Background: Predicted 3D model of a 251-nucleotide part of an RNA (large-subunit ribosomal RNA, domain VI) from Algoriphagus sp. NG3. The coordinates come from a structure-prediction model, not an experiment, and the mean pLDDT is 88. The RNAcentral record of the full RNA draws on ENA. Its Rfam family is "Bacterial large subunit ribosomal RNA".

Context: one part of a larger RNA
């Protein structure tokens, strides 16, 4: 910028695009068929594979701002404590989130019209013929059904509501994230839980430092403790302040 006022939400679907795989076993049935060996269509049920989609309870990675161990050195005067550095020094675990190896799901039925092929009625040609006139049936193909996007579908489309003026509405700023390279998008700004901080769980890690008790002493132990990023709630203590732009006379 278009969409013949200016907007906010909420649709329709022209058309695009996805997604259509398949095995094995049970049964029907040892039937039908067959001398016999063999041995089925059709119809029910299970349960895989491989692709594909969502998640994060569960198992499991990772998780260099959590916790503990532990070496070699340096610092903090020393001891005790702590702390740099050595691939995150190594090492054991591990929330949040992000994941597969995890869970859970999907390719199902169905309808139309159809292709080989099968047919019904039928003459042309007293017969016969599925065709010529008229009709039925039939496929993972096609056209819908399932799923995603869609009105720049300029053919700009529909429905609600709200402003006709210091106006609806929308940005700007700020606080942020289920959003994000920045735009965007979505919460939220005091009439306020958005962020932080705190407090309390939740959850990780494993029993902090001081000090008392035991031991000769390494060391136990009074103790489930310290200490903690990202969850989960309440709680205005901090910080979202004050304000500014833009916006519609077609009928």
């Nucleotide at each position: 910028c278009g969409u013949g006022g200016g907007a906010a939400g909420u649709u329709u679907g022209c058309g695009a695009g996805g997604a259509c795989c398949u095995g094995a076993c049970c049964u029907u049935a040892g039937u039908a068929c067959g001398a016999g060996a063999g041995g089925a269509c059709c119809g029910g049920g299970u349960u895989g594979g491989a692709c594909u989609g969502a998640c994060c309870g569960c198992u499991g990675g990772u998780g260099u701002a959590c916790c503990g161990g532990u070496u070699g050195u340096g610092a903090u005067g020393c001891c005790a404590a702590u702390u740099g550095c050595a691939u995150u020094g190594c090492c054991g675990g591990g929330u949040a989130g992000c994941u597969a190896c995890g869970u859970c799901g999907g390719g199902a039925a169905g309808a139309g019209a159809u292709a080989a092929g099968c047919g019904c009625u039928g003459a042309a040609a007293g017969c016969a013929u599925c065709u010529a006139a008229g009709u039925g049936c039939g496929a993972a193909a096609c056209u819908c059904c399932c799923c995603u996007c869609a009105a720049g579908a300029u053919g700009a489309g529909a429905c609600u509501u709200c402003c006709a003026a210091a106006u609806a509405g929308g940005g700007c700023c700020g606080u942020c994230a289920g959003a994000g390279a920045c735009g965007a998008u979505g919460a939220c700004g005091u009439c306020g839980a958005u962020a932080g901080g705190c407090u309390a769980c939740a959850g990780g890690u494993g029993u902090a430092a001081a000090g008392g008790c035991a031991g000769c002493a390494a060391u136990g132990u009074c103790a489930u403790a310290g200490c903690c990023g990202a969850g989960u709630a309440g709680u205005a203590c901090u910080a979202a302040u004050u304000g500014c732009c833009c916006a519609a006379a077609a009928a």